[in-house]
Molecule: SAM riboswitch aptamer (S box leader)
Organism: Pristimantibacillus lignocellulolyticus (SeqCode)
Order: sequence, then structure tokens, then C1' cells
RNA sequence: UUCUUAUCAAGAGCAGGCGGAGGGAAAAGCCCUAUGAAGCCCGGCAACCGGCAUUUUAUGCACGGUGCUAAAUCUUGCGGAAAUUUAAGUUUCUGAGAGAUGAGAG
Repeated sequence: UUCUUAUCAAGAGCAGGCGGAGGGAAAAGCCCUAUGAAGCCCGGCAACCGGCAUUUUAUGCACGGUGCUAAAUCUUGCGGAAAUUUAAGUUUCUGAGAGAUGAGAG
């Protein structure tokens, strides 16, 4: 980097430390941020893989490997359905696409 597959409305420090201006994938929007962004450390959450235990095909522990720790993946884009509107449009539901993370394969 490509493919397959599972999950993505729950949860986790607004008195933790260092750090000083960006961040939320990209576009548009809308937000967060000197009442302190990113990043690093610590803490925490979760339980995908391994491990362990048990009442053994499931549950638990959180020891190891990851992951996560504003807002539904923050929202939308492409298609379908319903409601409403003279219409443009708006709202709701839904499938895809894109993306993130894990596991497996090349």
C1' cells in the first nucleotide's frame, strides 16, 4: 500500500504535568481553542486480538498488543422512500460511497 471481514448514537481528567497556536481526515458548512489547540507523559474508557479464570463456544479479569478519551464517523455530498409545499425547497427514515479502528490475507 491492496483485498476480506467486524464494529462505528454507549463510555472515558472543563482543578493532572510539559507545551505554546492551532484543531475537528479532505471539500463545503458548522464548531472547539490563550477560561490554553496540536503533540508528549500520566490518568481514564472500552474489550478487537493474545493470555488467564470459570458454571466452556459464553461470561468474567484487564496481564500483554492495539485502539479510543468535544459534538452520531459533528453534519452534508450519490441514490431510494415517506411527510409537507403551487414550486424551489424543508424534515424524517434508509442504502451506498468515503473514512476510522481491530483481526486476517497478499